Model confidence (mean pLDDT): 84 of 100. This is a predicted structure of a 1423-nucleotide RNA (small-subunit ribosomal RNA) from an uncultured organism.
RNA sequence: CUGGCUCAGAGUGAACGCUGGCGGCGUGGUUCAGACAUGCAAGUCGAGCGGGAUUCACCAACCUGAUCCUUCGGGUGACGGAAAGUGAUGAGAGCGGCGAACGGGUGAGUAACACGUGAGCAACCUGCCCUGAAGUUCGGGAUAGCCCGCCGAAAGGUGGAUUAAUACCGAAUGUGGUCCCCGACGGCAUCGCCGGGGUACUAAAGCUUGCAAUGGCGCUUCUGGAGGGGCUCGCGGCCUAUCAGCUUGUUGGUGAGGUAACGGCUCACCAAGGCCAAGACGGGUAGCUGUUCUGAGAGGAUGAUCAGCCACACUGGAACUGAGACACGGUCCAGACACCUACGGGUGGCAGCAGUUUCGAAUCAUUCACAAUGAGGGAAACCUUGAUGGUGCAACGCCGCGUGGGGGAUGACGGCCUUCGGGUUGUAAACCCCUGUCACCAGGGACUAAACUUCCGCCUCAUCAGCGGAACUGAAUUAACCUGGAGAGGAAGCAGUGGCUAACUCCGUGCCAGCAGCCGCGGUAAUACGGAGACUGCAAGCGUUACUCGGAUUUACUGGGCGUAAAGGGUCCGUAGGCGGCCGUGUGUGUCGGGUGUGAAAGCCUGCAGCUCGACUGCAGAACUGCGCCCGAAACUACACGGCUAGAGUAUUGGAGAGGUGAGUGGAAUUCCUGGUGUAGCGGUGAAAUGCGUAGAUAUCAGGAGGAACACCAACGGCGAAGGCAGCUCACUGGACAAUUACCGACGCUGAGGCACGAAAGCGUGGGGAGCGAACAGGAUUAGAUACCCUGGUAGUCCACGCCGUAAACUAUGAACACUCGCUGUUGGCAAUACACAGUCAGCGGCUGAGCGAAAGCGUUAAGUGUUCCACCUGGGAAGUACGAUCGCAAGGUUGAAACUCAAAGGAAUUGACGGGGGCCCGCACAAGCGGAGGAGCAUGUGGUUUAAUUCGAUGAUACGCGAGGAACCUUACCUGGGCUUAAAUGUAUAUUGACGUACUGAGAAAUCAGUAUUUCUUCGGACAAUUUACAAGGUGCUGCAUGGUUGUCGUCAGCUCGUGCCGUGAGGUGUCGGGUUAAGUCCCAUAACGAGCGCAACCCCUACUUCUAGUUGCCAGCAUUUCGGAUGGGGACUCUAGAGGAACUGCCUACGCAAGUAGAGAGGAAGGUGGGGAUGACGUCAAAUCAGCACGGCCCUUAUGUCCAGGGCUACACACGUGCUACAAUGGCCGGUACAGAGGGCAGCUACAUAGCAAUAUGAUGCUAAUCUCAAAAGCCGGUCUCAGUCCGGAUUGGAGUCUGCAACUCGACUCCAUGAAGCUGGAUUCGCUAGUAAUCGCACAUCAGCAAUGGUGCGGUGAAUACGUUCCCGGGCCUUGUACACACCGCCCGUCAAGCCAUGGAAGUUGGGGGUACCUGAAGU
Repeated sequence: CUGGCUCAGAGUGAACGCUGGCGGCGUGGUUCAGACAUGCAAGUCGAGCGGGAUUCACCAACCUGAUCCUUCGGGUGACGGAAAGUGAUGAGAGCGGCGAACGGGUGAGUAACACGUGAGCAACCUGCCCUGAAGUUCGGGAUAGCCCGCCGAAAGGUGGAUUAAUACCGAAUGUGGUCCCCGACGGCAUCGCCGGGGUACUAAAGCUUGCAAUGGCGCUUCUGGAGGGGCUCGCGGCCUAUCAGCUUGUUGGUGAGGUAACGGCUCACCAAGGCCAAGACGGGUAGCUGUUCUGAGAGGAUGAUCAGCCACACUGGAACUGAGACACGGUCCAGACACCUACGGGUGGCAGCAGUUUCGAAUCAUUCACAAUGAGGGAAACCUUGAUGGUGCAACGCCGCGUGGGGGAUGACGGCCUUCGGGUUGUAAACCCCUGUCACCAGGGACUAAACUUCCGCCUCAUCAGCGGAACUGAAUUAACCUGGAGAGGAAGCAGUGGCUAACUCCGUGCCAGCAGCCGCGGUAAUACGGAGACUGCAAGCGUUACUCGGAUUUACUGGGCGUAAAGGGUCCGUAGGCGGCCGUGUGUGUCGGGUGUGAAAGCCUGCAGCUCGACUGCAGAACUGCGCCCGAAACUACACGGCUAGAGUAUUGGAGAGGUGAGUGGAAUUCCUGGUGUAGCGGUGAAAUGCGUAGAUAUCAGGAGGAACACCAACGGCGAAGGCAGCUCACUGGACAAUUACCGACGCUGAGGCACGAAAGCGUGGGGAGCGAACAGGAUUAGAUACCCUGGUAGUCCACGCCGUAAACUAUGAACACUCGCUGUUGGCAAUACACAGUCAGCGGCUGAGCGAAAGCGUUAAGUGUUCCACCUGGGAAGUACGAUCGCAAGGUUGAAACUCAAAGGAAUUGACGGGGGCCCGCACAAGCGGAGGAGCAUGUGGUUUAAUUCGAUGAUACGCGAGGAACCUUACCUGGGCUUAAAUGUAUAUUGACGUACUGAGAAAUCAGUAUUUCUUCGGACAAUUUACAAGGUGCUGCAUGGUUGUCGUCAGCUCGUGCCGUGAGGUGUCGGGUUAAGUCCCAUAACGAGCGCAACCCCUACUUCUAGUUGCCAGCAUUUCGGAUGGGGACUCUAGAGGAACUGCCUACGCAAGUAGAGAGGAAGGUGGGGAUGACGUCAAAUCAGCACGGCCCUUAUGUCCAGGGCUACACACGUGCUACAAUGGCCGGUACAGAGGGCAGCUACAUAGCAAUAUGAUGCUAAUCUCAAAAGCCGGUCUCAGUCCGGAUUGGAGUCUGCAACUCGACUCCAUGAAGCUGGAUUCGCUAGUAAUCGCACAUCAGCAAUGGUGCGGUGAAUACGUUCCCGGGCCUUGUACACACCGCCCGUCAAGCCAUGGAAGUUGGGGGUACCUGAAGU
């Protein structure tokens, strides 16, 4: 940089988690168009009709019979009952009318004129309503109900008799209407409309008020209207081409039928059409819209509530009635399901309101009322209305309010943190003073109600209509609102705090438990897990999940790309399509302007208004970017016509070319064959072998055969569209280029599909076959070698014809046109020319400017600036795979997914690191040498093993004679056992005591314990001391991966950086690279760098020469003395000592070089190119080492992980490794004699000297606190001996005897003597050190230390070599460069199989279901 993933925003009919005070307004089965118990959701009209249960009133036959009268026969007849009649009432059912087609629900189906929008119907219908015209006459026959029977379980059915109508039928009349004819006008093709004429056909119903009808309500015909509906058309809105062809009533016509109406709507006949790449047909999905959400917008998503349209009503089909239905609460048929049943048969349809069940993450009451608004019926009262108005439930959403306000610092307690000082919670609380919203209690208390209707009045002659007044009507309502009361009283949570992203600490946990939107946290100090405190955000809510838009310019119209990141088709021709030169005229398609109709309401926006505000609601405006119509403009576009020549093309002339096809032909070479010469090898390789060859190869000569390819020329030269094309000649043929004039007149560019061409390999048929050569065989290589190498060798390579159709078919760069600085080379023309240069056109190359580009780069042959057209891309993998289709003989090609999975994949560049990349250079790195290690014995360290313990650490280089410069006790940290609970330091406080200590005794391994004796001062307050308790200690316990400090290593390698400037978008570069030079980033030159720092070097110390100063304890040349020793006097000359100086700088010479510098056995000099040695270690690396030197954070232990003591252990021992010592011997061993250092040490010391002892050493004694005394050399030299032997080498081991140190030498010291006398005769692979006073070799000293396991370490001097041609190789390092997929940096990264588990997908004998097509069979209801 590309590119994906993810987040922050807004939203939702939501759900889930935690929490929850109040109110208003909304919203509430998104899933099963699954199934439904129960109730209700469509009735109404008696002013259409027959009829009349019931009840009431009047009248009252009759019954009963109180009372009274009685002639006792009877009469009267109260109370009570009551038939018939009259009047009122009017249930249930029926005929009839209207309604039931509205209202309400749902979104299954539908990709369609279903919806939206705009038109059309001259092709139509319309009940109720309105307007206007006309009428409403005379008759008739039935039927339900009711009644009487019959059948049936029921549902229901059926027979007979009888009856009414605003039910039904006939006739009359005909304003009108229908039909036919004529005329006028108009139009849109069919036609419309008006007027006139003709004959035929065609209506009706009554009810009610009243004294009455001229009233009212109906009825019939017609006209017009309003509203509603039907039909047609333009345009618009999903996915899929892995659906490319579809269609037979199909497309059209004629005629007929049918419909309200046009129409293949249906039928008969005729024709063969119709649709489609601008996507037909098929498949998938989906009700459409106003809107809603989001967005800056363009867009994207959406279609809950509300509103419009459509579709549906258990599933499928069908019609009937009607103005209207093919009808949610109608009918018929079929089906599934459910219920009833007497088994014969019936019944049902909540996608109406509630409610149930199922499903699901999930969605409410089986509520009140018709008071309002509306609907149906009615003349009306009124009735009905799960429409609607209300209430209930749910934080589901939006809006509003509250949970108190002011004061209050000893900054209280508590919590948390802490550097222990404090900080924070925090004015927060307490406390003081107030207020009273909401909720609570008590009281009051509207609006929504006004109409209809009734009554009264006015108006009218009167009624009707109209006006005025009064009366009546509230589900919600136990309400809104107001007043009073009480009391801060009843009312805060949720999520987060690593970054994105506002907000941090402690504890717990320890890759566990867990978190997580992405990146990622967690393996003992987690701001990321869990808790706490604090803080942040929002708040009656807060989070999570799901989904949509945004961010995402990540499908790019606005607004992207395609050389290398994904992406240019392999190439040409060309169809459709898209785009297209100059001038003129016309039209007015697109375009632009004005007007007009429409764009429902609601919503959005603006303003105003009503609820206290707001949500919400009302009114008005704007807007609705659209579509239709009218008028206008004419630049551009389009169309028509006319013209032009600059684009394109044609003709003429000319030269260039591996352009193509065919035929012929040439030489060199390989191989083979024949013959000659010739003899033992040839060939091949890193080296070999297989192979060929005495049957004569290879080599060589001659002749012949055959096939393939064309050296030199030859060139980032030529030609071609690309693939590609190369000996020479001929024939045929394509294209490009240049020059000159002439002609044509836009004839052009691109190009989806399509046609053609298309390297190599491969395929088919037939030839050919020299060389080469997949496969194959053999030989090598190798761990293996199905490879690389070698020997052979088949297809193939070649030719002809036919397929294939792909390549890194690449300039990874589509084609065409135009424009835009230059330099240079080259090919072919032109013109000009003596030649050359310069010029011009067309190609092929290099460099470069502007510009472009992420950069690298491109740069007139663009990847620059523009135009046109085509192809292609949208994260990586799965995958160019699967399926399907298509092409192919096959191989295979073309087209071309998904599930699943990852948070990246990728491009260019940068810095490092790395490379069995390159260049340059260095180092005891190799080489050249010398001596070792590895073999032996021993010493020492380590591993391992063992052990009660064998304390701990160090582990490639950079651990292993390391920490340890000294483990018998101690040390000591370990083990065993015995003790203590505080040894030591410090302070405070409490309590107690007068001690503590010392001495002695006893016990004990000791520590320690017990006992005895002794034991202060005082001003009496106390001081002092001890004991006790608490705080406080102690820990070599853990973490070196929390640290400081110190150290090792790369490496004494020459590097590592900075400031400013410059370059680059940036990382970063430059400087620091380059050419030289150096030990060196040392220096010089050059240079967009100029300077600087840490390193290098120098400054420091020792050493080498010298001068001066000084002269004891050192020295002694000369002088003197002498015991002959610088011993003494003396001396400062010398050595030396130790202070200060000098001296070396490539300074001089020669050579080379610009310089730096290099060379010279140069000169001089003690020293020569850093003289030698030391100290000194850049930025950093290795989480290198050390918590056991010390310090220190955190954690852990506290009668023990602390502390004291004794004994043991650290010293073990089958073994393995490292580092050393001693050897194996004659350059040696042994014996005797003899010489020469430096640097150190010494008073609890070194010790002369003497004596004793074989010796270690002891005893005595002297000097020295040291240039004074002392510890002290060895190899060497001289002489002798040994003579090659496991020895006179070697000394291990062991026995014995001792010495010394020490409290103590058993485990476990050193030394001495005597005796013993092991392995070992120079060491495999491999490996270490060293370049000069070095290696090698020889001894001496010191630290630690009582002593010593020291052969170790640190120093010192003596003797004193060899070799380096050189940088190819091994190791390490430095600089430059190159590649990189590495960055934990090659001990990197990474591929595939296999194993185990998991996920997704495919296959699978079969089995099962669904959809579609076609053919056929059966066939309900119904038209």